[in-house]
């Protein structure tokens, strides 16, 4: 230099043909159980603003296509693999 794969909440990791982004697990918070702790069970848990209802934002970064993009197209950063 060329080719292929990857980047998603605090962490791991889903998302069918483009159709509610963050399922599920871990972790965390509160509660139950216990003399107490662990285990186990229940509820909640992306971010920001708000008393709340709710609103806005959020898939490495920037643009494009589309009614609609994690997904398709272009540019770009970083990581892994192969070729030269």
């Nucleotide at each position: 230099g060329c080719a292929g794969g990857g980047a998603u909440g605090g962490c791991g990791g889903a998302a069918u043909u483009g159709g509610c982004a963050g399922a599920c697990g871990c972790g965390c918070a509160c509660g139950g159980u216990u003399c107490a702790g662990g285990u186990c069970c229940g509820u909640g848990u992306g971010a920001u603003a708000g008393c709340a209802a709710u609103a806005u934002c959020a898939u490495g970064a920037g643009g494009g296509u589309u009614c609609a993009a994690g997904u398709c197209c272009c540019u770009u950063u970083c990581c892994c693999u192969g070729c030269a």
Record summary: The RNA shown here (transfer RNA) has 84 nucleotides and comes from a Lachnospiraceae bacterium. It was read from a public genome assembly. The coordinates come from a structure-prediction model, not an experiment, and the mean pLDDT is 80. Lineage of the source: Bacteria > Bacillati > Bacillota > Clostridia > Lachnospiraceae. Its Rfam family is "tRNA". On this family, see Hou, Trends Biochem Sci 1993: "The tertiary structure of tRNA and the development of the genetic code".